[in-house]
């Protein structure tokens, strides 16, 4: 320098051809259970879906560019 891929909750990830409330596990907090702890059960909080712009009635999802990281080529 060229090509491809990834970016969603603190962490690991899902999201099935654009539509109904953005989810799971884990972590964290509260309650129940115990003499106490652990385990277990119930519930809560936590996200500008990397950024900007565009397409569309409607975008995490499609398009362009930018940024970060990974891989390949030179």
């Nucleotide at each position: 320098c060229g090509a491809a891929g990834u970016a969603u909750a603190g962490c690991u990830c899902a999201g099935u051809u654009g539509g109904u409330u953005a989810g799971a596990g884990u972590a964290u907090c509260g309650c129940c259970u115990u003499g106490a702890c652990a385990u277990g059960g119930c519930g809560g909080g936590g996200g500008u879906c990397a950024g900007u712009g565009g397409u569309u009635c409607g975008a995490a999802u499609c398009c362009a560019c930018u940024u970060a990281c990974u891989u390949c080529g030179a």
The RNA shown here (transfer RNA) has 74 nucleotides and comes from a Saprospiraceae bacterium. The same sequence occurs in records of 2 taxa. The coordinates come from a structure-prediction model, not an experiment, and the mean pLDDT is 81. Its Rfam family is "tRNA".